RNA sequence: AGGAAUCUUCGGGGCGGGGUGCAAUUCCCCACUGGCGGUACAGUCCGCGACCUGCGGCAGAAGGAUCUGCUGCGGCUGAAUCGGUGCAAUUCCGAUACCAACAGUUACAGUCUGGAUGAGAGAAGAGAUAU
Numbered sequence: 001a002g003g004a005a006u007c008u009u010c011g012g013g014g015c016g017g018g019g020u021g022c023a024a025u026u027c028c029c030c031a032c033u034g035g036c037g038g039u040a041c042a043g044u045c046c047g048c049g050a051c052c053u054g055c056g057g058c059a060g061a062a063g064g065a066u067c068u069g070c071u072g073c074g075g076c077u078g079a080a081u082c083g084g085u086g087c088a089a090u091u092c093c094g095a096u097a098c099c100a101a102c103a104g105u106u107a108c109a110g111u112c113u114g115g116a117u118g119a120g121a122g123a124a125g126a127g128a129u130a131u
Stems, first nucleotide, its partner, number of pairs: 001131001006126005016030004031111002033100002035048004043098002052075010080096005102114003
């Protein structure tokens, strides 16, 4: 130098103004936000994670139906076009669009509250031997 097991740390943003109304950060007008890897720099391409969910295994609770947690393998899962530059860009520049789990709520939520001081794609660092 290299780098496996393993360990440590990190790992999601945003409602401000006005209108209506008994009531809305939820409706209407304007505004604001954009996880991870790949690739010419990406919320909209390809892949992944999160939420939800099916089956199996293990553990716990219950008299039982069943429920909860962990885990393995699956399922589901939103949205972009045109022009320009260039060897190369649905990624840059310009213009105009579009999308955003579940539960809760005095009134419908990407932005409030909650599961969540959680989980996690992954990122950085440490790391014996062999070489």

Description:
Predicted 3D model of a 131-nucleotide RNA (FMN riboswitch aptamer (RFN element)). Of the family's consensus pairs, 97% are formed in the model.